[in-house]
This is a predicted structure of a 156-nucleotide RNA (Lysine riboswitch aptamer) from a pig gut metagenome. Of the family's consensus pairs, 100% are formed in the model. Its Rfam family is "Lysine riboswitch aptamer". Rfam links the family to the GO term lysine biosynthetic process. Rfam describes the family as follows. Riboswitches are metabolite binding domains within certain messenger RNAs that serve as precision sensors for their corresponding targets.

RNA sequence: GAUAGAGGUGCAAAAGUCAAGAGUAGCUCUCUCCCUGCGGGAAACGGGGGAGCGUGAAAGGGGCUUUUGCCGAAGUGGGUUACCGCCUGCCCGGGGCGGAGCUUGCUGGGUCGCCGCAUAAUAUGCUGCGGACUGUCACGGUUGUGGAGCGCUAUC
Numbered sequence: 001g002a003u004a005g006a007g008g009u010g011c012a013a014a015a016g017u018c019a020a021g022a023g024u025a026g027c028u029c030u031c032u033c034c035c036u037g038c039g040g041g042a043a044a045c046g047g048g049g050g051a052g053c054g055u056g057a058a059a060g061g062g063g064c065u066u067u068u069g070c071c072g073a074a075g076u077g078g079g080u081u082a083c084c085g086c087c088u089g090c091c092c093g094g095g096g097c098g099g100a101g102c103u104u105g106c107u108g109g110g111u112c113g114c115c116g117c118a119u120a121a122u123a124u125g126c127u128g129c130g131g132a133c134u135g136u137c138a139c140g141g142u143u144g145u146g147g148a149g150c151g152c153u154a155u156c
Base pairs, nucleotide, nucleotide: 001156002155003154004153005152008071010070011069012068013067014066015065016064017063018062026055027054029052030051031050032049033048034047035046038093039092040091041090074107075106076105077104078103079102080101081100083099084098085097086096087095088094108134109133111131112130113129114128116126117125118124136147137146138145139144
């Protein structure tokens, strides 16, 4: 240097299904208020806010089953991009959010707890901190201590 492996409630993706989302958003009708939201413009046969009766979703996220790909699997912070989508009533500009690509830093792994953030949510996810456990290597030798995956083991 190449190839192949291991950690285990191991990681991720896809499909199906279930609950929740939610009697929520939206929509018809009725009533009522307003004419502007970051700048400009258009529109009044228009637009926006609120209330009532009626009607009435979906997405992200989650549980389960199956299949597939794998072991920096994957996650996350920063930067960046001519890209894609959404929001700001419509159009343009500006602004914001998300996705994807590139780049860079951190994290061995799952689990439990706490603070915080996201979310409809007590579900769940993520960062940080802490506990025990676990795999690995080094040191030590009664029961241990420490490091990190750019690691470890095997073969060539």